[in-house]
RNA sequence: AGAGUUUGAUCCUGGCUCAGGAUGAACGCUAGCGGCAGGCUUAACACAUGCAAGUCGAGGGGUAACAGGGAUUGCUUGCAAUCCGCUGACGACCGGCGCACGGGUGCGUAACGCGUAUACAAUCUACCUUUUACAGAGGGAUAGCCCAGAGAAAUUUGGAUUAAUACCUCAUGGUAUUGUUGAUCGGCAUCGAUUGACACUUAAAACUUCGGUGGUAAAAGAUGAGUAUGCGUUCUAUUAGCUAGUUGGUACGGUAACGGCGUACCAAGGCGACGAUAGAUAGGGGUCCUGAGAGGGAGAUCCCCCACACUGGUACUGAGACACGGACCAGACUCCUACGGGAGGCAGCAGUGAGGAAUAUUGGGCAAUGGACGAAAGUCUGACCCAGCCAUGCCGCGUGCAGGAAGACGGCCCUAUGGGUUGUAAACUGCUUUUAUACAGGAAGAAACCUUUCCACGUGUGGGGAGCUGACGGUACUGUACGAAUAAGCACCGGCUAACUCCGUGCCAGCAGCCGCGGUAAUACGGAGGGUGCAAGCGUUAUCCGGAAUCAUUGGGUUUAAAGGGUCCGUAGGGUAGGCUGAUUAUUAAGUCAGUGGUGAAAUUUUGUAGUUUAACUACAAAACUGCCAUUGAUACUGAUAAUCUUGAGUAUAGUUGAGGUAGGCGGAAUGUGUAGUGUAGCGGUGAAAUGCAUAGAUAUUACACAGAACACCAAUUGCGAAGGCAGCUUACUAAACUAUAACUGACGCUGAUGCACGAAAGCGUGGGUAGCGAACAGGAUUAGAUACCCUGGUAGUCCACGCCGUAAACGAUGAUUACUCGUUGCAUGCGAUAUACAGUAUGUGACUUAGCGAAAGCAUUAAGUAAUCCACCUGGGGAGUACGUUCGCAAGAAUGAAACUCAAAGGAAUUGACGGGGGCCCGCACAAGCGGAGGAACAUGUGGUUUAAUUCGACGACAACGCGAAGAACCUUACCAGGGCUUAAAUGUAAGUUGCAUUAGUUAGAGAUAGCUAUUUCUUCGGACUACUUACAAGGUGCUGCAUGGUUGUCGUCAGCUCGUGCCGUGAGGUGUCAGGUUAAGUCCUAUAACGAGCGCAACCCCUAUCGUUAGUUGCUAGCAGGUCAUGCUGAGGACUCUAACGAGACUGCCGGUGCAAACCGUGAGGAAGGUGGGGAUGACGUCAAAUCAUCACGGCCCUUACGUCCAGGGCUACACACGUGCUACAAUGGCGGAUACAAAGGGCAGCUACUUGGUGACAAGGUGCUAAUCUCUAAAGUCCGUCUCAGUUCGGAUCGAAGUCUGCAACUCGACUUCGUGAAGCUGGAAUCGCUAGUAAUCGCGUAUCAGCCAUGACGCGGUGAAUACGUUCCCGGGCCUUGUACACACCGCCCGUCAAGCCAUGGAAGCUGGGGGUGCCUGAAGUCGGUGACCGAAAGGAGCUGCCUAGGGUAAAACUAGUAACUAGGGCUAAGUCGAAACAAGGUAGCCGUAAAGGGC
Repeated sequence: AGAGUUUGAUCCUGGCUCAGGAUGAACGCUAGCGGCAGGCUUAACACAUGCAAGUCGAGGGGUAACAGGGAUUGCUUGCAAUCCGCUGACGACCGGCGCACGGGUGCGUAACGCGUAUACAAUCUACCUUUUACAGAGGGAUAGCCCAGAGAAAUUUGGAUUAAUACCUCAUGGUAUUGUUGAUCGGCAUCGAUUGACACUUAAAACUUCGGUGGUAAAAGAUGAGUAUGCGUUCUAUUAGCUAGUUGGUACGGUAACGGCGUACCAAGGCGACGAUAGAUAGGGGUCCUGAGAGGGAGAUCCCCCACACUGGUACUGAGACACGGACCAGACUCCUACGGGAGGCAGCAGUGAGGAAUAUUGGGCAAUGGACGAAAGUCUGACCCAGCCAUGCCGCGUGCAGGAAGACGGCCCUAUGGGUUGUAAACUGCUUUUAUACAGGAAGAAACCUUUCCACGUGUGGGGAGCUGACGGUACUGUACGAAUAAGCACCGGCUAACUCCGUGCCAGCAGCCGCGGUAAUACGGAGGGUGCAAGCGUUAUCCGGAAUCAUUGGGUUUAAAGGGUCCGUAGGGUAGGCUGAUUAUUAAGUCAGUGGUGAAAUUUUGUAGUUUAACUACAAAACUGCCAUUGAUACUGAUAAUCUUGAGUAUAGUUGAGGUAGGCGGAAUGUGUAGUGUAGCGGUGAAAUGCAUAGAUAUUACACAGAACACCAAUUGCGAAGGCAGCUUACUAAACUAUAACUGACGCUGAUGCACGAAAGCGUGGGUAGCGAACAGGAUUAGAUACCCUGGUAGUCCACGCCGUAAACGAUGAUUACUCGUUGCAUGCGAUAUACAGUAUGUGACUUAGCGAAAGCAUUAAGUAAUCCACCUGGGGAGUACGUUCGCAAGAAUGAAACUCAAAGGAAUUGACGGGGGCCCGCACAAGCGGAGGAACAUGUGGUUUAAUUCGACGACAACGCGAAGAACCUUACCAGGGCUUAAAUGUAAGUUGCAUUAGUUAGAGAUAGCUAUUUCUUCGGACUACUUACAAGGUGCUGCAUGGUUGUCGUCAGCUCGUGCCGUGAGGUGUCAGGUUAAGUCCUAUAACGAGCGCAACCCCUAUCGUUAGUUGCUAGCAGGUCAUGCUGAGGACUCUAACGAGACUGCCGGUGCAAACCGUGAGGAAGGUGGGGAUGACGUCAAAUCAUCACGGCCCUUACGUCCAGGGCUACACACGUGCUACAAUGGCGGAUACAAAGGGCAGCUACUUGGUGACAAGGUGCUAAUCUCUAAAGUCCGUCUCAGUUCGGAUCGAAGUCUGCAACUCGACUUCGUGAAGCUGGAAUCGCUAGUAAUCGCGUAUCAGCCAUGACGCGGUGAAUACGUUCCCGGGCCUUGUACACACCGCCCGUCAAGCCAUGGAAGCUGGGGGUGCCUGAAGUCGGUGACCGAAAGGAGCUGCCUAGGGUAAAACUAGUAACUAGGGCUAAGUCGAAACAAGGUAGCCGUAAAGGGC
């Protein structure tokens, strides 16, 4: 110090989450020791038991217990009883002091309670210290004790008697009190101090060992307390008004003291937006945690203050209390009781119950420190010092160290004959002994008081020596012995975040702090191995701070992300409050700054040093405590006061401008209506129609009249206004702005919470008005529906007057004011200056642009720049601008304005794509123009479906499954089915053993596989070779997953695209290049250009073909020569020609003309065999479709192993109500049939092609020749010529069926092809819709080949023959490319997404009611108690009992308000893989969307 998470990616805004530290903690797993700390955060809930405050006999009377002594008695002569206060001591009692400290808790309290700083001239203070003075004389009681009594007890009554340092009286007395009256000083307002005089009222206590202690009065100090004041001290305004002793005065009372503290009277004040009052919560501080700090959170332990002591009230005593272990009363609760009555208060220390996630022993001791009393010894002390329990925290130590590789065994993993890891880890060897265990020694804390002794001086004080005292504790510590011996876990390992593999599981079980993981290969679940982190602990949970600059003073924002108020005013009669404010001078010194003084308790914190073996811990010293107060000084700035100035602001004078406002008058066009005329059949309306109007005369047209509303052209990012808004012309009234002059005032200014006013449209009230338009409504269309869009009508309303409402996407989504900051160019209105040209200036209104700013888009003197002042507003999305409350309103509603709950996002700007029922440009047999098909029939073939024992499997919207895998299913193939068998068949190798077989031939059973029987049989150099069998190891699977894969393939698409390097631009994703203007078949090329180049594609290079040349002529060819034949290149010969097959040439817009900058295009140009890529092929960029294939093959994982393997024979893949695709044959005369006859290319051939001859009607058969092929062979048809048929279901068409054959093959039944004869279906050109093709193409004609024994081939792949028509053109359909635009899409429109209804769950609002709670008010009652009155009774009196008045805790009652819980029913909201209905939004979202307002309907 940051990180993760919104997106396909980016930048920003913004929330959520994590890493750190901390705790009085709790829980889970685990646990060796010690030191130091800490330990009911909940029920201020209730408490059994014990202890926590007594002491003094040197105050007193005394003597219950104990001890000693004395006396008497009994006598077992040292024991018992009785008596004596004689002594030590001492129960109870009187008296003194203490009990107001110490200890606990945090209920209450928002307060002078606390903190801090002051004041008391308005006060008190026991014990202590200092000083001064004094202490004389009397008196009466009372407790105790004794006697008698009541009561269960607690307790209490009566009588008699007695003491004091208890109480009372008198005396004396002062600087005491009060009153009167002088003087002198001083201050801070009232006043204070000092000093006189007079009068009045008040003191005392004794004990004694005679040293002293104690007492009274006064003054002072110290300590403690009280009171007052300034400042600070939580949240809520959905709490805005509160207050009658209230605020003040006078008088009196009261108090230690001031004071409405109390009472009477008088006045009417006091507090409050700088937050009164009310409500909620809470003890405050030093400090603690965190943080860089500022801050935020907390208030345990320790210290200070406060409050409280079962709840409420009250006083007494006392120096001090309204009193934790005191009193009285009331209440609740508990206990005792003889029922009459009593007792009690752990929020002291232990402890118990309860509550709770949770917090300890009914311990020891007064040895130390401190406290009370005492002269002291001493007594008391659950304060305190110690010990016990608890890993609750902090700190420290240990669980061993060194060597040791066969890198052991075992575990785990892998590419597995082997390796890696656990791992020097273990074993083993050597060493050490902290700790544990045993034994032994053994502290410091202790110095005082006191006793004793010595010294100094002075009865006493001070000092020295010795003696006495330890709970902890035989503890800490030390030594010896012993032996690695007694001692390691927890969490995590997907990213954040250090650490990875295997197995199991299969959206299950589960994990999860956030993102998220899990649907058969999970580093994320569970286990294991390994690793990482920390360590006697480790994790989890809870809470706080941090990170979070995410409430921003330090240190944020508001055009579009959340966020600028709709706008103005602040005037008048009296001012909004508040904040800020021009120039100069002087004074002051409040703020400000500096110095000094006081204070800021200690502890804490920091630094240094020291003590525990170290550390934690502790001690000492220093610093700090950022604060407050006082005082002295400074005077720049702010403030205050005084004076002056003119530039801010305003005024004056003179002009100018405008749809500025209000009221009145006038005008024309249009529309509608009425009347009258002309005129006749339609008008109107729409995408198309219909409703509607019209022969009772519409629409159209002419004239006249009437009505209401709005003002064409001018008219413009024009003008005016604060905004809303304002438009015919004109009049009146009125407001404003600007310019010029620089005449007047002299800071008069800016902003502006609350407030006042204005404020579109819609809406509301009352009264008018109503031409047009027009919610609602009605009808017609559209539609699946159409409560809409479209059409015909039409009511409120729109208009006017008056009054409400107070909201809008009231927008520049941009508050007001002031100053400053480059430029260019318009418009409006003024001014100046000469007579125009001209260049200025001011205000307003626009466009572009520099710097700067901004997340970017953008803004840019009209700022979103640079600064200043003031106001308003924001803090994740939803819930929600909702609920409740309040204010306003006639209502509608407006304003103010939450929470529970829920999500991890919501959002802004820009980028790349994709998409659009957005736009532009271009291309393609895409359309159009043509030719021919298919869709109808029959058949062939494939698919679906159905059927079946099986009809094996795969391919599936189309282009891109369906004559596809399959270039050949009768068996085989074959994977399928039923049946019969086998368990290692085939191949190969190794090792071991056995054998001489295996084989061949025959034969038996069987459907066959298979099983059995008979016969036969090696070589050898003797080492072996070979064969077979057995055993072991290695199999096999067309089983699953093409969504684990390789390879291969299809497709967009032979479309023109897809990228890179460097540079540049941008914060970045990205862009540029690749865009623009032309051009092309083309990202082809040219020009321009922040781009310059390059790659994969295009093109070219390759092959075939079209022309020619050269070379070469065999098996090809034959012009000329020669020979020969019925005939034929048949032969000699030839290379001319054709041809063959190798190498070349040729075509490049090269030339010409035109257009053009160029690229290029045009020309029926020339030349040429060929002309603009000549034609065809091969060639398929980056990528898309989780496209196809695990059944070609390969391969990961999973599955089967007497079977999902393998063998066999048979069946099936060929089924058949049906549907679809692809084809073939036809429907005929451009034809069929018969006869004759001509011309190819390419390819194949030895288990082959076969000439030729013979036989058969024929398929074919029997002979037989040539050819391993330019040699032999397989070979045309359409065409041409002649004849016939004459428009018919035919001499068309050939399906189907019957019969007879041929061929292949082991075998043609299921299930082959072909031949002959016979039979002769449907079909007469095919609906909607649809396919192919642009030239040697379509159409048409035949030929060949692969597979193959044969063939279901009409298929596929090739070959040649004959050989057309048409293209105006790009509006439209489809597909594609480029540019641009919008987007809420990115799984990318087959996208996204809204609302009702239905279901489940959750929290919330309303609600008849029901149940609590706290507080206030009125009335009634009213304990104890203070105070007042009275007091006939008591007393000599003082006074008291009693009675009574006021006040009051509490109780009762009444009405109302507030608040909380609950509730039948009800309302909306949120959430929830696959429910219903529609289709509202995002693209022009298919009617642009949205905001304000109003109304109605549907569904259920």
Source information: Model confidence (mean pLDDT): 80 of 100. This is a predicted structure of a 1500-nucleotide RNA (small-subunit ribosomal RNA) from an uncultured prokaryote. It matches the Rfam family "Bacterial small subunit ribosomal RNA".